Model confidence (mean pLDDT): 76 of 100. This is a predicted complex of two RNAs, RNase P RNA and transfer RNA, with 424 nucleotides together. It holds a member of the Rfam family "Bacterial RNase P class A". Rfam links the family to the GO terms dimeric ribonuclease P complex, ribonuclease P activity and tRNA processing. From the family's description: Ribonuclease P (RNase P) is a ubiquitous endoribonuclease, found in archaea, bacteria and eukarya as well as chloroplasts and mitochondria.
[in-house]
RNA sequence: CGGAGAGGUCGAGGUGACCGCUGGUGGCGUCGACGUGACGUCACGAGAGGAAAGUCCGAGCUUCACAGGGCAGGGUGCUGGUUAACGGCCAGUCGAGGUAACUCGCAGGACAGUGCAACAGAAAGCAAACCGCCUGCCGCAAGGUAGGUAAGGGUGAAAUGGUGCGGUAAGAGCGCACCGCCUCUUUGGUGACAGAGAGGGCAUGGCAAACCCCACCCGAAGCAAGACCAGACAGGGGUCGCGUGGCCCGCGCGAUGACUCCGGGUUGGUCGCUCGAGCCCGCCGGCAACGACGGGCCUAGAUGAAUGGUCGCCAAGACACAGAACUCGGCUUAACGACCUCUCCGCCGU
RNA sequence: GCCUCUCUAGCUCAGCUGGCAGUAGCGGCUGCCUCGUAAGCAGCAGGUCGUCGGUUCGACUCCGACGGGAGGCU
Numbered sequence: 001c002g003g004a005g006a007g008g009u010c011g012a013g014g015u016g017a018c019c020g021c022u023g024g025u026g027g028c029g030u031c032g033a034c035g036u037g038a039c040g041u042c043a044c045g046a047g048a049g050g051a052a053a054g055u056c057c058g059a060g061c062u063u064c065a066c067a068g069g070g071c072a073g074g075g076u077g078c079u080g081g082u083u084a085a086c087g088g089c090c091a092g093u094c095g096a097g098g099u100a101a102c103u104c105g106c107a108g109g110a111c112a113g114u115g116c117a118a119c120a121g122a123a124a125g126c127a128a129a130c131c132g133c134c135u136g137c138c139g140c141a142a143g144g145u146a147g148g149u150a151a152g153g154g155u156g157a158a159a160u161g162g163u164g165c166g167g168u169a170a171g172a173g174c175g176c177a178c179c180g181c182c183u184c185u186u187u188g189g190u191g192a193c194a195g196a197g198a199g200g201g202c203a204u205g206g207c208a209a210a211c212c213c214c215a216c217c218c219g220a221a222g223c224a225a226g227a228c229c230a231g232a233c234a235g236g237g238g239u240c241g242c243g244u245g246g247c248c249c250g251c252g253c254g255a256u257g258a259c260u261c262c263g264g265g266u267u268g269g270u271c272g273c274u275c276g277a278g279c280c281c282g283c284c285g286g287c288a289a290c291g292a293c294g295g296g297c298c299u300a301g302a303u304g305a306a307u308g309g310u311c312g313c314c315a316a317g318a319c320a321c322a323g324a325a326c327u328c329g330g331c332u333u334a335a336c337g338a339c340c341u342c343u344c345c346g347c348c349g350u
Numbered sequence: 351g352c353c354u355c356u357c358u359a360g361c362u363c364a365g366c367u368g369g370c371a372g373u374a375g376c377g378g379c380u381g382c383c384u385c386g387u388a389a390g391c392a393g394c395a396g397g398u399c400g401u402c403g404g405u406u407c408g409a410c411u412c413c414g415a416c417g418g419g420a421g422g423c424u
Stems, first nucleotide, its partner, number of pairs: 001346011013314007021047002024044008049321001053332002056330005061222004068249004073218005078092005093107001094105004108213002113211002115207002130153002132149007161179006180202001181200008226271004235262006241253003278297005284291002351423007360376003363372001369407001378394005400416005
């Protein structure tokens, strides 16, 4: 210098003036049922994102019983850690890809059982023999017939270890060496697993994102959850159980009751609602995820739903995806740039 | 805002314990019939199975992520 890999930060701006919107604090005024409440006005300071999105996981919170036992159902699936929890994250193991940095992987079990494999092919799961090869017999021969064989050919996604030497009628783990596989012992590691040694000629092919088995986890619903206040209306019929939401048990409640259907009324307000497993900085422990300690900060809470407009100056390369609705931790998806750090490979120079 | 279901030919649907997507119905086109049209009869065409990726020898079917559509909850 070129190419590549990993990670991080930031972002249609900054500032001043004026005019608006949402909610907060304080002052003043009016009303008042005296709750520092409502309305008006002035001042101060605040007001979208890394994904606010998809709603795919996990939790908090709320109601049902502070959700108890069993069945059914669902989820996860190498190991260790992390966490409130997780299918996330971190570190490792194994496998695959890449020269490498590095990346990717739903990665338990197919000797518990059941099942699936179209077409092709001789044969597709207690293997089998189409063409071959070899032997015996018949035949002058072509060939036929009875066997042996699985090295070669052919079919297929897949055909019962691979290479070589020996061996044989031809062959074959039939024998041997190396590689692979399995079993045992041993060493290292918390473990997944790895290394070494000995033994076994190899028995046990694939699919579990097929049923299933094993281990672990999961009660259901969701802020339109739910709690309270005020107001309005018209009751009537049915059932005897209901809570209970897949089923059974258990538990609790219940006749001035409960549930359900029809009819009627309301479409107001308050709380939940934003201070939280919160953010920033420093330091310590840890490879890391993360955790402990100390200090600092308060950073939208609407309910027809706010976050905008004009002008001046500065900067200017300035463009994308995109707009909070109970709140967090993740994942995934969308999409344009700018900057920074580390690493690998190649070339050149010293 | 939350929850659930669904996507196969122009339209309505089958097919999904994985193995060629269906002589399917309506519609379309061609021919016959008719003076002509309709009806009828015979034949033909028409598909990225919403998109992308994965599992598998093989995916409409199984798994994941997106996209479109429909319904329910005060």